[in-house]
A computed fold for a 74-nucleotide RNA from a bacterium, annotated as transfer RNA. Model confidence (mean pLDDT): 82 of 100. The sequence was found in a public genome assembly.
RNA sequence: GUCGGCGUAGCUCAGUUGGUUAGAGCACGGCACUCAUAAAGCCGAGGUCGUUGGUUCAAUUCCAACCGUCGACA
Repeated sequence: GUCGGCGUAGCUCAGUUGGUUAGAGCACGGCACUCAUAAAGCCGAGGUCGUUGGUUCAAUUCCAACCGUCGACA
């Protein structure tokens, strides 16, 4: 340099042939329990779905460029 995969919560990931609340586990905070701590239990907070633009009535989902990352080839 060319081509391809991936980018969603602090971390690991799901989701989607475009459609009406954006989720799980762990972590974090609180409550309850206990003489006390931990575990199991209940509740909660946390996201501009990488960025910008396009298509559309509607985009996390489709398209393009760019950024990051991983890989293949050269």